The prediction has a mean pLDDT of 83. The RNA shown here (transfer RNA) has 73 nucleotides and comes from Ammonifex degensii KC4. RNAcentral holds the sequence, with entries from Rfam. It matches the Rfam family "tRNA". It is annotated as a transfer RNA.

[in-house]
RNA sequence: GGCCCCAUCGUCCAGAGGCCUAGGACACCGGUCUUUCAAGCCGGAAACCCGGGUUCGAAUCCCGGUGGGGUCA
Numbered sequence: 001g002g003c004c005c006c007a008u009c010g011u012c013c014a015g016a017g018g019c020c021u022a023g024g025a026c027a028c029c030g031g032u033c034u035u036u037c038a039a040g041c042c043g044g045a046a047a048c049c050c051g052g053g054u055u056c057g058a059a060u061c062c063c064g065g066u067g068g069g070g071u072c073a
Base pairs, nucleotide, nucleotide: 001072002071003070004069005068006067007066010026011025012024013023018056028044029043030042031041032040049065050064051063052062053061
């Protein structure tokens, strides 16, 4: 340098055009329980990589960019 794949809460994943003001697990914060801690239970905060395009409507489809991975050289 060519080609292919990927990018969503702190982490790991779900989502496949409208049911999503984006859900789950773990972690975190608060409460409850306990002599205390942990576990359990209840609640909370927290994300669609960036810029365009298509569409009535985009996390989702298309193009470009950026970053990561794979492969060939």